[in-house]
RNA sequence: UUAUUUUAUUGACACACUCAUAGAAAUAUGGGGUCGUUUGAACUAUUAGGGUCUAAAGGAUAAAUCCAAUGAUAGCCAGAGUUUUCUUU
Repeated sequence: UUAUUUUAUUGACACACUCAUAGAAAUAUGGGGUCGUUUGAACUAUUAGGGUCUAAAGGAUAAAUCCAAUGAUAGCCAGAGUUUUCUUU
C1' cells in the first nucleotide's frame, strides 16, 4: 500500500422521547436527543411485488361502529434506477 475479516463513537447518518410547525389522522419537516446503521440508514412511494399504519372524501347502520387511499411508511422485506465509493479499531 492492497485484499479479506473484525470493532464502534473518532467521522457520517439519526430510533424512542421532547419542543415548534403542517395535517382529520397516520405521519412529515426543523431544533434538541442518540436506539441503531456504516458498502451506503444517500436520492427516487408513477422503484415491479409483498407487508404495515391512518381513515379524510364517499358508503353501510337507529346508534355504537364497520367498510373505504386518492393519505403515509424505503430505519418492514425484497428487487430496481440515479449519483457516489466515506471514517475508526

This is a predicted structure of an 89-nucleotide RNA (c-di-GMP-I riboswitch aptamer) from a Mycoplasmatota bacterium. The organism belongs to Mycoplasmatota, within Bacteria. It matches the Rfam family "c-di-GMP-I riboswitch aptamer". Rfam describes the family as follows. GEMM was predicted in a large-scale screen for bacterial structured RNA regulatory elements. The prediction has a mean pLDDT of 78. RNAcentral holds the sequence, with entries from Ribocentre.